A computed fold for a 107-nucleotide RNA from Cytobacillus firmus NBRC 15306, annotated as SAM riboswitch aptamer (S box leader). It matches the Rfam family "SAM riboswitch aptamer (S box leader)". Its family is annotated with regulation of gene expression in the Gene Ontology. NCBI's taxonomy places the organism under Bacteria, Bacillati, Bacilli, Bacillaceae, Cytobacillus firmus. It was read from a public genome assembly, where an Rfam model found it. Model confidence (mean pLDDT): 81 of 100.

[in-house]
RNA sequence: UACUUAUCAAGAGAGAGACGGAGGGACUGGCCCAAAGAUGUCUCGGCAGCGGGCUCAAUAGAGCGCUGUGCCAAAUCCAGCAAGCAUAGGUGCUUGGCAGAUAAGAA
Numbered sequence: 001u002a003c004u005u006a007u008c009a010a011g012a013g014a015g016a017g018a019c020g021g022a023g024g025g026a027c028u029g030g031c032c033c034a035a036a037g038a039u040g041u042c043u044c045g046g047c048a049g050c051g052g053g054c055u056c057a058a059u060a061g062a063g064c065g066c067u068g069u070g071c072c073a074a075a076u077c078c079a080g081c082a083a084g085c086a087u088a089g090g091u092g093c094u095u096g097g098c099a100g101a102u103a104a105g106a107a
Base pairs, nucleotide, nucleotide: 001107003105004104005103006102007101008100015044016043017042018041019040023033024032025031027080028079029078030077045072046071047070050068051067052066053064054063055062056061076099081096082095083094084093085092086091
């Protein structure tokens, strides 16, 4: 890097301290965040429970949270493509998909 499987409206900091100084929220549009300092990096704190581990259980599974990851604004912030339903229309709702993220696997 592409592939497979599972999950993505729950939870936890727009936290505290330090550094730093302009864009950031993947892409496009919208809408938000940001010099009253965002995004980011480090330390601390926390959430979750995917893999390993331990305990219980006949199994299914449940628990712990030691370990490897992950995560801690807004539903993956919303939409993007297709179908269906409602509507005069704008638009709204539902389902599936695309894209993306994370874990595990396999090449």